[in-house]
RNA sequence: GCCUUGGUAGCUCAGUUGGUAGAGCACUACAUUGGUAAUGUAGAGGUCACGAGUUCAACUCUCGUCCGGGGCU
Numbered sequence: 001g002c003c004u005u006g007g008u009a010g011c012u013c014a015g016u017u018g019g020u021a022g023a024g025c026a027c028u029a030c031a032u033u034g035g036u037a038a039u040g041u042a043g044a045g046g047u048c049a050c051g052a053g054u055u056c057a058a059c060u061c062u063c064g065u066c067c068g069g070g071g072c073u
Stems, first nucleotide, its partner, number of pairs: 001072007010025004019056001027043005049065005
């Protein structure tokens, strides 16, 4: 330099014909207990890496930039 793959909650990751984003763990509150742990219920937490384009509408499609993994020379 070229090819390929990924970037979504604090962490690990889902998210398929484009229609306003979820799970598990963690966190907070309450219930339960003599008190913890465990368990149950509820809640908070996201400019979907960044910028632009297409569209009535973009995590999703197109282009560019940045960062990480793998491969080729």